[in-house]
RNA sequence: GGGCCCUUAGCUCAGCUGGAAGAGCAGCGGACUUUUAAUCCGAAGGCCCAGGGUUCGAGUCCCUGAGGGCCCACCA
Numbered sequence: 001g002g003g004c005c006c007u008u009a010g011c012u013c014a015g016c017u018g019g020a021a022g023a024g025c026a027g028c029g030g031a032c033u034u035u036u037a038a039u040c041c042g043a044a045g046g047c048c049c050a051g052g053g054u055u056c057g058a059g060u061c062c063c064u065g066a067g068g069g070c071c072c073a074c075c076a
Base pairs, nucleotide, nucleotide: 001072002071003070004069005068006067007066010025011024012023013022019056028042029041030040031039049065050064051063052062053061
């Protein structure tokens, strides 16, 4: 330098054909227990990496940028 992939809750990840966001774990509250752990129940937690565009409508499509990963090339 070229190509591909990823970026969504504190963490790991889903999210269908564009119709508007979910799970597990962690943490919090409760039940149970002498207590802790385990188990069970509940609530909360996000303007989806940034900016722009398309659209009635964007996590999803297009462009630019940022960060990360893999492969190839170059140099040595």
Transfer RNA from a Chloroflexota bacterium, 76 nucleotides, folded computationally. Its Rfam family is "tRNA". By type it is a transfer RNA. Model confidence (mean pLDDT): 81 of 100. The sequence is in RNAcentral, with records from ENA.